[in-house]
């Protein structure tokens, strides 16, 4: 000076550190009517996230490989083309469809020295 991500900014109390409180903004969850669903069996079910699914290897496991839905790559944004990368992890605890009012939670963490071209819009 930037990237992924909601994860930023401001005010304030205690002498200070540190801890706490508040506001704005951004993001998530729960939660009516209406609508949807409401048959059986097996399997519990659900949430954040782009991160789902298929096939193969392996003993059918752990794990590994090849793909894939999907996602990301600095003037701010949209589209197209090319190139590159990711395609995880965790949480709730038998419970939750949508959902106005309302209630409630988070504002972390991890990285880099720069991916380019064309068209449109905006800003300066």
């Nucleotide at each position: 000076g930037g990237c992924c991500g909601a994860a930023u900014c401001c005010c304030u109390g205690c002498g200070g550190a540190g801890c706490g409180g508040g506001g704005a903004g951004c993001g998530g969850g729960g939660g009516a009517u209406c609508c949807a669903a409401c048959c059986a069996a097996c399997c519990g079910g659900g949430g954040u996230g782009a991160a789902u699914c298929u096939c193969g290897c392996c003993a059918u496991g752990a794990g590994c490989g090849a793909g894939u839905a999907g996602g990301c790559c600095a003037u701010c944004u949209u589209c197209u083309c090319a190139g590159g990368c990711c395609g995880a992890a965790c949480c709730c605890g038998u419970c939750a469809g949508c959902u106005a009012a309302c209630c409630u939670c988070g504002c972390a963490g991890g990285c880099c020295g720069g991916u380019g071209a064309g068209a449109g819009g905006g800003a300066a």
The RNA shown here (c-di-AMP riboswitch aptamer (ydaO/yuaA leader)) has 124 nucleotides and comes from a soil metagenome. Of the family's consensus pairs, 96% are formed in the model. The coordinates come from a structure-prediction model, not an experiment, and the mean pLDDT is 81. Rfam family: c-di-AMP riboswitch aptamer (ydaO/yuaA leader). About the family: This family represents a conserved RNA structure found upstream of the ydaO and yuaA genes in Bacillus subtilis and related genes in other bacteria. Its family is annotated with cyclic-di-AMP binding and regulation of gene expression in the Gene Ontology. The sequence is in RNAcentral, with records from MGnify.